Transfer RNA from Desulfovibrio sp. UBA6079, 76 nucleotides, folded computationally. Lineage of the source: Bacteria > Pseudomonadati > Thermodesulfobacteriota > Desulfovibrionaceae > Desulfovibrio. Rfam family: tRNA. Model confidence (mean pLDDT): 81 of 100.
RNA sequence: GCGAACGUAGCUCAGUUGGCAGAGCACGCGGUUGUGGCCCGCGUGGCCGUGGGUUCAAGUCCCAUCGUUCGCCCCA
Numbered sequence: 001g002c003g004a005a006c007g008u009a010g011c012u013c014a015g016u017u018g019g020c021a022g023a024g025c026a027c028g029c030g031g032u033u034g035u036g037g038c039c040c041g042c043g044u045g046g047c048c049g050u051g052g053g054u055u056c057a058a059g060u061c062c063c064a065u066c067g068u069u070c071g072c073c074c075c076a
Stems, first nucleotide, its partner, number of pairs: 001072007010025004019056001027043005049065005
């Protein structure tokens, strides 16, 4: 340099045909317990990598760009 995959909560990941953004863990509060843990209930937490475009409506479609990973090519 070329190609592909991936980027969504603090972490690991879902998200159907474009139509109200979710789960587990973690964290906070409460219940239970003599205390802690386990268990149970509730809650906090999101510019969906970034910038544009299409659309009544975009995490989802299109373009550009950034990052990570893998493969290939070139030089040494």